[in-house]
């Protein structure tokens, strides 16, 4: 220098053919208990790596770019 993969909640990840942003764990509150754990109920937490474009509508399609991993040189 060239090719490929990955990037979504604090962590690990899902998200179908473009249309409601989600799960588990963790965190907070409440209930249960003498108390803790466990369990139950509720809640908070997201510029979907960044920018631009297409579209009525983008996590998803296109372009540029950044980071990590990997292959070739």
């Nucleotide at each position: 220098g060239g090719g490929g993969a990955u990037g979504u909640a604090g962590c690990u990840c899902a998200g179908c053919u473009g249309g409601g942003a989600g799960a588990g764990c963790g965190c907070c509150a409440c209930g249960u208990u003498c108390g803790c754990a466990a369990c139950g109920u509720g809640g908070a937490a997201g510029u979907c790596g960044g920018g631009g474009g297409u579209u009525c509508a983008a996590g998803u399609c296109c372009c540029c770019u950044c980071a990590u991993c990997u292959c070739c040189a």